[in-house]
RNA sequence: UGUCCGCAAAGGCAAACCGCUGGUAACGGCGGGACGCAAAGCUACCGGUCCAAUCGCCAAUCCCGGCGCCUGGACAGCGGAGCUGCCGAG
Numbered sequence: 001u002g003u004c005c006g007c008a009a010a011g012g013c014a015a016a017c018c019g020c021u022g023g024u025a026a027c028g029g030c031g032g033g034a035c036g037c038a039a040a041g042c043u044a045c046c047g048g049u050c051c052a053a054u055c056g057c058c059a060a061u062c063c064c065g066g067c068g069c070c071u072g073g074a075c076a077g078c079g080g081a082g083c084u085g086c087c088g089a090g
Stems, first nucleotide, its partner, number of pairs: 004090001005088002012037002017032006035077001041083003045080003048075005055068004
């Protein structure tokens, strides 16, 4: 120095929820707040989940809804993959 691994140390991030805010929505941003996280750092490439609308089918024929295709969007704290990274017991 590299790889596996994660004892210690120094730190780091921040779920749910609440407030404000953007968005039709999923969800995002800021602040508070900590469930947890050795990549819970970054990247929508693959799978998955979620939202939206057109169309097709079903149901209803008052409101509402369900399934599916295409398309667009969201989730990196769902899994995989890629890139980067602190420390060093073993």
A computed fold for a 90-nucleotide RNA from an Alphaproteobacteria bacterium, annotated as c-di-GMP-I riboswitch aptamer. The model forms 95% of the base pairs in the Rfam consensus. It was read from a public genome assembly, where an Rfam model found it. The coordinates come from a structure-prediction model, not an experiment, and the mean pLDDT is 86.